[in-house]
Context: one part of a larger RNA
RNA sequence: GACGAACGCUGGCGGCAUGCCUUACACAUGCAAGUCGAACGGUUGUCGGGGUUUACUCCGGCAAUAGUGGCGAACGGGUGAGUAACGCGUGAGCAACAUGCCCUUUACUGGGGAAUAACUACGAGAAAUCGUAGCUAAUACCGCAUAUUAUCUCUUAGCCGCAUGGUUUUGAGAUGAAAGAUUUAUCGGUAAAGGAUUGGCUCGCGUCCCAUUAGCUAGUUGGUGAGAUAACAGCUCACCAAGGCGACGAUGGGUAGCCGGUCUGAGAGGAUGGACGGCCACACCGGGACUGAGAACGGCCCGGACUCCUACGGGAGGCAGCAGUGGGGAAUAUUGGGCAAUGGGCGAAAGCCUUACCCAGCAAUGCCGCGUGAGUGAAGAAGGUCUUCGGAUUGUAAAGCUCUUUAAUUGGGGACGAAAAAAAUGACGGUACCCAAAGAAUAAGCCCCGGCUAACUCUGUGCCAGCAGCCGCGGUAAUACAGAGGGGGCAAGCGUUGUCC
Numbered sequence: 001g002a003c004g005a006a007c008g009c010u011g012g013c014g015g016c017a018u019g020c021c022u023u024a025c026a027c028a029u030g031c032a033a034g035u036c037g038a039a040c041g042g043u044u045g046u047c048g049g050g051g052u053u054u055a056c057u058c059c060g061g062c063a064a065u066a067g068u069g070g071c072g073a074a075c076g077g078g079u080g081a082g083u084a085a086c087g088c089g090u091g092a093g094c095a096a097c098a099u100g101c102c103c104u105u106u107a108c109u110g111g112g113g114a115a116u117a118a119c120u121a122c123g124a125g126a127a128a129u130c131g132u133a134g135c136u137a138a139u140a141c142c143g144c145a146u147a148u149u150a151u152c153u154c155u156u157a158g159c160c161g162c163a164u165g166g167u168u169u170u171g172a173g174a175u176g177a178a179a180g181a182u183u184u185a186u187c188g189g190u191a192a193a194g195g196a197u198u199g200g201c202u203c204g205c206g207u208c209c210c211a212u213u214a215g216c217u218a219g220u221u222g223g224u225g226a227g228a229u230a231a232c233a234g235c236u237c238a239c240c241a242a243g244g245c246g247a248c249g250a251u252g253g254g255u256a257g258c259c260g261g262u263c264u265g266a267g268a269g270g271a272u273g274g275a276c277g278g279c280c281a282c283a284c285c286g287g288g289a290c291u292g293a294g295a296a297c298g299g300c301c302c303g304g305a306c307u308c309c310u311a312c313g314g315g316a317g318g319c320a321g322c323a324g325u326g327g328g329g330a331a332u333a334u335u336g337g338g339c340a341a342u343g344g345g346c347g348a349a350a351g352c353c354u355u356a357c358c359c360a361g362c363a364a365u366g367c368c369g370c371g372u373g374a375g376u377g378a379a380g381a382a383g384g385u386c387u388u389c390g391g392a393u394u395g396u397a398a399a400g401c402u403c404u405u406u407a408a409u410u411g412g413g414g415a416c417g418a419a420a421a422a423a424a425u426g427a428c429g430g431u432a433c434c435c436a437a438a439g440a441a442u443a444a445g446c447c448c449c450g451g452c453u454a455a456c457u458c459u460g461u462g463c464c465a466g467c468a469g470c471c472g473c474g475g476u477a478a479u480a481c482a483g484a485g486g487g488g489g490c491a492a493g494c495g496u497u498g499u500c501c
Stems, first nucleotide, its partner, number of pairs: 001500003005497005012370006018363002020328001025326003029323003034071003039068002042065010078282003087207008097199002102195008110144001112142002119134006150175005157168004180187002208254003215245003220242008257279004261272004284304005306317004334360001336359003342356001343354004373403004383394004407442001409437005417428001445490005450471003456485005466473002
């Protein structure tokens, strides 16, 4: 000097930040991922009309929606347990790859089929939930047709490179598509090519401590073939060879998420990685696959520990999301408001959802700003303290006089943030800000005064009580303990402790 700090004393206001560093301990409750009726058949309510009649039926509009279906749920949010690793950083490569939504271009969108949830009936169960039979729709599912520069096999002719090869081209054959909705404006669907974006993989270099860790390795190292993958590869498998790594530190052990940055320092360096941004990893612990363009915090299955419900047969759960609770701890906040803005998901849109976010609340936790008054005022008042008893000092300090009103308080007005013509739309918020009113009124402490180190006397105490960062003070005149007066420093803070430079 710095801090995500804590503790002691003290505490007026505002702005902007920051706020479980410990038990990746356990969690009550609420919320945190939905949306689309312009994909679909129903159901309910309501309005209108028709038939018929007082209870049915048909049609249409509007509203709502459990289910099927689509998209999203792989983003956003949290945490740092694990990881010493191509994890991260940086620079290259993929002639070895994928990419929903978006943009551009070209072509197409023909004709069929069989189901199933909802629903109805019956049944099982305490519940969670499930079974049987029957009915029905679709942009759900399955064939058929057609098809390019798609894929595969064969084939023709070039060009090129970076080794495997890449790319263009001729012809033949085989295989592979589609879905409709609607207000008729459009929105969709399929194939192919290109782009953009995002991701996957490979490599060079860099990345803590211990040698009181010296040898390590059997899919191990390489080859051939096959499988798997979006793709390369011992990634996996069969066979073959015997390799591969290591004092330029392998292997083992310990510790740790990495970086942009941050702190310090003249720099070199050292320390650090909280907030914000990028990457990675994890989601009660361990394992697995499914769906999907992409994979799993608030999906599924299995095992384990724990908690809860139970009719004892069986079931349910996962806050390292936002609040909040217990526990741990020196220590860390509200079970708040709003989708107004920004952004995200769905939707043609209106809109709905959004503890992302924007705000407010709490905390001197930090930084910054402001205030606690200004001028004048010598009888140098009183009081206190000291005294050589003359006086000195507190001290222009106070009082008194003359002013001002920032902030706080009260009253009045009152935003920007809102978005290309108009209108509508503000959680914050009657906030910021402006005006007015009254009155010095409502607002100062903490540490220190032996030297280092700015600041001195008296009294008490008597190696006691105590102080102390180091040196050291205290045993009868202590500037070092305690109190007082005075003084010094900083100031809504001041000291102490801890940690880093």
Source information:
A computed fold for a 501-nucleotide part of an RNA from an uncultured bacterium, annotated as small-subunit ribosomal RNA, 5' domain. Its Rfam family is "Bacterial small subunit ribosomal RNA". The coordinates come from a structure-prediction model, not an experiment, and the mean pLDDT is 86. RNAcentral holds the full RNA, with entries from ENA.